[in-house]
The RNA shown here (Bacterial RNase P class A) has 390 nucleotides and comes from Tsuneonella rigui. The coordinates come from a structure-prediction model, not an experiment, and the mean pLDDT is 77. NCBI's taxonomy places the organism under Bacteria, Pseudomonadota, Alphaproteobacteria, Sphingomonadales, Tsuneonella. It matches the Rfam family "Bacterial RNase P class A". Rfam links the family to the GO terms tRNA processing, dimeric ribonuclease P complex and ribonuclease P activity. From the family's description: Ribonuclease P (RNase P) is a ubiquitous endoribonuclease, found in archaea, bacteria and eukarya as well as chloroplasts and mitochondria. Of the family's consensus pairs, 95% are formed in the model.
RNA sequence: CCAGGAGGCUGGGCAGUCGCGGCUUUUUGCCGAGGAAAGUCCGGGCUCCACGAAACAAGGGUGGCGGGUAACGCCCGCCCGGGGCAACCCGAGGGAAAGUGCCACAGAGAGCAGACCGCCUCGUUCGCGAGGUAAGGGUGAAAGGGUGCGGCAAGAGCGCACCGGGGUGCUGGCAACAGCGCUCGCACGGCAAACCCCACCCGGAGCAAGGCCAAAUAGGGGCCUCGCGCCAUGCAAGUGGCAGGGACGUUUCGUCCCGAGAGGCCCGGGUUGGCUGCUCGAGCCGGCGGGCAAUCGCCGGCCUAGACGAAUGGCUGCCCCCGAGCGGCCGGUCUCCUUCGGGAGAUACCGCGCACGGGACAGAACCCGGCUUACAGGCCUCCUGGCACU
Numbered sequence: 001c002c003a004g005g006a007g008g009c010u011g012g013g014c015a016g017u018c019g020c021g022g023c024u025u026u027u028u029g030c031c032g033a034g035g036a037a038a039g040u041c042c043g044g045g046c047u048c049c050a051c052g053a054a055a056c057a058a059g060g061g062u063g064g065c066g067g068g069u070a071a072c073g074c075c076c077g078c079c080c081g082g083g084g085c086a087a088c089c090c091g092a093g094g095g096a097a098a099g100u101g102c103c104a105c106a107g108a109g110a111g112c113a114g115a116c117c118g119c120c121u122c123g124u125u126c127g128c129g130a131g132g133u134a135a136g137g138g139u140g141a142a143a144g145g146g147u148g149c150g151g152c153a154a155g156a157g158c159g160c161a162c163c164g165g166g167g168u169g170c171u172g173g174c175a176a177c178a179g180c181g182c183u184c185g186c187a188c189g190g191c192a193a194a195c196c197c198c199a200c201c202c203g204g205a206g207c208a209a210g211g212c213c214a215a216a217u218a219g220g221g222g223c224c225u226c227g228c229g230c231c232a233u234g235c236a237a238g239u240g241g242c243a244g245g246g247a248c249g250u251u252u253c254g255u256c257c258c259g260a261g262a263g264g265c266c267c268g269g270g271u272u273g274g275c276u277g278c279u280c281g282a283g284c285c286g287g288c289g290g291g292c293a294a295u296c297g298c299c300g301g302c303c304u305a306g307a308c309g310a311a312u313g314g315c316u317g318c319c320c321c322c323g324a325g326c327g328g329c330c331g332g333u334c335u336c337c338u339u340c341g342g343g344a345g346a347u348a349c350c351g352c353g354c355a356c357g358g359g360a361c362a363g364a365a366c367c368c369g370g371c372u373u374a375c376a377g378g379c380c381u382c383c384u385g386g387c388a389c390u
Stems, first nucleotide, its partner, number of pairs: 001386010012319007020032004034361001038372002041370005046206004051254006059202005064078005079093001080091004094197002099195002101191003116137002118133006145163006164186001165184008210276004220267007229242005244258004283302008320359004325354003330351003333346005
């Protein structure tokens, strides 16, 4: 200097003028959109509902190991596999020997396979026939381990060496796993982001949750299911208990309601106003310490929108950043000349001046932790590869 990889910050500033929302001491002062506010994909806080516990079922989610976290499908580190020269990036990463299913077409043969071409042997009427073979070729996404040597009529793990694979022991590691040794010729494919099996996890709904006030109407109408029984006391009403019914996807236990009521469905009417929830948080910033890291602990400091048809905007000027252009009658720089004072020329580059154009994605609505998607331009840090110089 070129190419690539990972991470971070920013994405406008100042002044004037007019105009907004909240709080307030109402005099006045303070504050006022984001890294994604987006998607609504995950996880929670919070609120209400579900009677609670346990087991099972249904449904859903995750899927290497270890750690972080309130939690997660997130983050960090490591392992394995794939891509890349590498830095790094990606992985829907348990199971095909529990079962079912699929592998079209082509091809001899694609789940128990397989002989089209070819090779070898024998016979031959020279057309071919019989037998052996699966190393070579062809078809295909994929053809039943790979390379080589030997062997054979020709071949084949048929034998051997190495690689691969199965089994097993040792060592290292918390583990996933890795390495080494021994042993076995070792027929037995792929797909589970197919159904499924295994391990672990999971109530539902959501701020339009919910609470309060005010106001208004029709304390409306219809249908269905189960049940309306017994005992004690009492003159009776009532009280206590039992059977039974209900609160559950099923069962067991407990609790509660009813014991004469419980549950379900449909039609119709009123209200659509105000207040609250509503912003102090698993919060932010800085320092120190533990940890490879994610993060955790301690100390100190700070308070930074809460709207409700929905606020933070309009105009002007200057500056800033980016793009291409003009100026050599501006400077640096370069070339030539020189009486060394300077002069002449050039304009690719830097600076300067002039004027033109452009300045990304995008807008809170209960709040957090993530993931994903969008983003003109500018700056910074680290790492990898290449070239050149020293």